Context: one part of a larger RNA
RNA sequence: CUGGGUGUAAAGGGCGUGUAGGCGGGAAGGCAAGUCAGAUGUGAAAACUAUGGGCUCAACCCAUAGCCUGCAUUUGAAACUGUUUUUCUUGAGUGCUGGAGAGGCAAUCGGAAUUCCGUGUGUAGCGGUGAAAUGCGUAGAUAUACGGAGGAACGCCAGUGGCGAAGGCGGAUUGCUGGACAGUAACUGACGCUGAGGCGCGAAAGCGUGGGGAGCAAACAGGAUUAGAUACCCUGGUAGUCCACGCUGUAAACGAAGGAUACUAGGUGUGGGGGGUCUGACCCCCUCCGUGCCGCAGUUAACACAAUAAGUAUCCCACCUGGGGAGUACGAUCGCAAGGUUGAAACUC
Numbered sequence: 001c002u003g004g005g006u007g008u009a010a011a012g013g014g015c016g017u018g019u020a021g022g023c024g025g026g027a028a029g030g031c032a033a034g035u036c037a038g039a040u041g042u043g044a045a046a047a048c049u050a051u052g053g054g055c056u057c058a059a060c061c062c063a064u065a066g067c068c069u070g071c072a073u074u075u076g077a078a079a080c081u082g083u084u085u086u087u088c089u090u091g092a093g094u095g096c097u098g099g100a101g102a103g104g105c106a107a108u109c110g111g112a113a114u115u116c117c118g119u120g121u122g123u124a125g126c127g128g129u130g131a132a133a134u135g136c137g138u139a140g141a142u143a144u145a146c147g148g149a150g151g152a153a154c155g156c157c158a159g160u161g162g163c164g165a166a167g168g169c170g171g172a173u174u175g176c177u178g179g180a181c182a183g184u185a186a187c188u189g190a191c192g193c194u195g196a197g198g199c200g201c202g203a204a205a206g207c208g209u210g211g212g213g214a215g216c217a218a219a220c221a222g223g224a225u226u227a228g229a230u231a232c233c234c235u236g237g238u239a240g241u242c243c244a245c246g247c248u249g250u251a252a253a254c255g256a257a258g259g260a261u262a263c264u265a266g267g268u269g270u271g272g273g274g275g276g277u278c279u280g281a282c283c284c285c286c287u288c289c290g291u292g293c294c295g296c297a298g299u300u301a302a303c304a305c306a307a308u309a310a311g312u313a314u315c316c317c318a319c320c321u322g323g324g325g326a327g328u329a330c331g332a333u334c335g336c337a338a339g340g341u342u343g344a345a346a347c348u349c
Stems, first nucleotide, its partner, number of pairs: 004320003007303002012317001014201004021194003025088007033081002035077008048066007091191001092188003095184004103177007110154001115149007125136002162169002206247006215241002220236004258316006266294011298305002322349003331342004
């Protein structure tokens, strides 16, 4: 390389957008690059294969034919691929009409709770644990009432409910804004799918500058526990957690399941729309999109998957090839750094 694979055995890129490339719907006509057929030329000799012959046989040698699967020129075929012209609407997109949604960004507002501060009441405890102690408290704590400050998070509703490409998104209102879905069939007429590189987005932690800091809390301190206890438990507590701008670019970034299209029994929930029966704001029936469960065929090593496929097929991308060494070294590249990306070998089993 071929072949085989990628839910859990090694293996799906964290996610999107899109360049090159690869692949691509129906009809009619042209061309003839691919494709197929014929002819001609060439395809050294030797070797090889077949037949015949020569050394007494054989090895060996000689002759003839084939082979040399190729290339070039030329003549033709037109189904398929390609290309070009015309055309179609079912793929794709646009328009119009609707309703749903924690989709995004910004601003403003709200109540509950914790903490702190002030004042009043009030008195000896509070707190914490398996039990304690450290800690707080007669300089009046805890408790309770009123007032104030400030930050962060938004109870109930809440739901294998919704939205988003993924990360993710949950108090309310307003403004700006993206996408999906259903119905319609007016418009375009294959405009599509995938996508190496590229570009963008990307939880938490971390980094830079400037703010903010209630609660929580790495580090750290103390008290316990213990043989020890650099832990688990307790009392404190700083970075951080929050905001703005910039960087980092990683996660069990998981459905451990790449994307697209078509096809292949059913049953039962639920979210969003449409139609019908009924006119009744329900039920019930049909249908499209989403989200769950069960289950046949089929698949699977099994578990299981099963129209949201891991089934049957096609196209494109990514990735795998025994364990350790090692996601390490070196080099390159990105980063302020931490580190990221790419990524071996010796050796060993």
Molecule: small-subunit ribosomal RNA, central domain
Organism: uncultured bacterium